The RNA shown here (Bacterial RNase P class A) has 375 nucleotides and comes from an Anaerolineae bacterium.
RNA sequence: CAAGCUGGCUGGGCGAUCGCGCUCUGGCGCUGCCAGAGUGAGGAAAGUCCGCGCUCCAUAGAGCACGAUGCUGGCUAACGGCCAGGCGGGGCGACCCGACGGAAUAGUGCAACAGAGAGGUAUAUUGCCGAUCCUCUUAUGGUGGAUUGGUGAGGGUGAAACGGUGUGGUAAGAGCACACCGGCGACUCUGGUAACAGAGCCGGCCAGGUAAACCCCUUCGGGAGCAAGGCCAAGCAGGGAUGAGGUGCUGCUCGUACCGAUUGAGUCCCGGGUAGGCUGCUUGAGAUGGGCGGUAACGCCUUUCCUAGAGAGAUGAUUGCCCAGGGGUCUGUAUGGGCUCCGGACAGAACGCGGCUUAUAGGCCGGCUUGGGUG
Repeated sequence: CAAGCUGGCUGGGCGAUCGCGCUCUGGCGCUGCCAGAGUGAGGAAAGUCCGCGCUCCAUAGAGCACGAUGCUGGCUAACGGCCAGGCGGGGCGACCCGACGGAAUAGUGCAACAGAGAGGUAUAUUGCCGAUCCUCUUAUGGUGGAUUGGUGAGGGUGAAACGGUGUGGUAAGAGCACACCGGCGACUCUGGUAACAGAGCCGGCCAGGUAAACCCCUUCGGGAGCAAGGCCAAGCAGGGAUGAGGUGCUGCUCGUACCGAUUGAGUCCCGGGUAGGCUGCUUGAGAUGGGCGGUAACGCCUUUCCUAGAGAGAUGAUUGCCCAGGGGUCUGUAUGGGCUCCGGACAGAACGCGGCUUAUAGGCCGGCUUGGGUG
């Protein structure tokens, strides 16, 4: 210098004008309005996919069913998350990916085409070999054919045909036997907390693939959700007690209209509870800085801070300058300068928290790999 890998941060800034929600203060003609002050989204607020807190309901115990989980150790309130490690796969490498329990020998299932046969201690198309019979012949042998049996060694099909090579063996063959190689498993030793790795020794054990197919095993799991739930409580309806008056014209008397004791006006009381109001509500597994322990995830100690809480949902719009960035054009050419246009993504809290996943213009910082050049 080129091409890459990987970890983290950021997510425009300062104004002007017009607006919006909430809180507080003050004023007013007070279901509200006006003025002032304060405050007002994110790294994902998203998807609602996991795990919790909280609330109500349910709940002896065990089992079945259903769902999830799936190498080991650690972290955590918990997790299907994270960290570290192991194993397998990919890449020259930095590094990336893996539902990674079941020697698919508990059982069931599935697999196009080709092929004789596709999982059965399977298959006989060609080939090889034996026996019996027939035929021919140069005749204790050989050729051809038929029947029957043996064979997985040779050929052929296929992604795959039941370890490989060689020797022995046999009628011909075959882990049938043996040697070596490969796989699998048991045992012992060594290292490691473990997963696992290495070494030794033994067993012919030789087993196809598929469990994000059923299944089996391990571990875990009650249900519903802040529209949870709690408190207060108009009106209407209901219940109880009392009860002959009550209401309007009208402040009083009279009068009058209407309602009213068979069906009860009016008054008082009661429970549930609708509208509505209050609460839950944001101080919490909290954030920032520092120290200590740990490889790390994370934990402990300490300092400072308080940072939206609406209730159908506010947090916006226009514009000026600046800061990044891109295009065009002019000029210059060792980087540049002028003018002009475009231009800052994804997205929007609704009880809270820990994760995962997905979306994201542009910019910044760190670590590492491979190749090349120069000293």
It matches the Rfam family "Bacterial RNase P class A". It is annotated as a ribozyme.